[in-house]
């Protein structure tokens, strides 16, 4: 000089689950009317509340193993709770796999 594993970041590809359910309010369409800030219907078009529901971002709980022995402490999750976060599709977010590249460390 080079230099695996590990662990960090970074691109790329891949990634689940859960209601447009009720009420309100705006919008739009399609009727009706001579017409109107008029009436019906219709629309996941948006928005706000209310209940439901989902859990793979974060968050926050916990067991045995673990010590001569007791006791305390520590002690994981895609496991529970659901605070956040999310609930047609699209976007966005996603643990986690694959994949490059870049760094730390440093076996050898």
């Nucleotide at each position: 000089a080079c230099g695996a594993c590990c662990c960090c970041g970074c691109g790329c590809g891949g990634g689940a689950g859960a209601g447009u359910c009720c009420c309100g309010g705006u919008g739009g369409c399609u009727g009706g009317g001579c017409g109107a800030u008029c009436c019906a219907g219709c629309c996941g078009a948006c928005c706000g509340g209310g209940c439901g529901c989902c859990g793979a971002a974060g968050g926050a709980g916990c067991a045995a193993a673990u010590c001569c022995u007791c006791c305390c402490c520590g002690g994981a999750a895609c496991c529970u709770c659901u605070c956040a976060g999310g609930c047609a599709c699209c976007c966005a977010g996603g643990a986690c796999c694959g994949u490059g590249c870049g760094g730390u460390c440093g076996a050898g």
Background
The prediction has a mean pLDDT of 81. A computed fold for a 108-nucleotide RNA from Pseudonocardia humida, annotated as Glycine riboswitch aptamer. The model forms 90% of the base pairs in the Rfam consensus. The source organism's lineage runs through Bacteria, Bacillati, Actinomycetota, Pseudonocardiales and Pseudonocardia.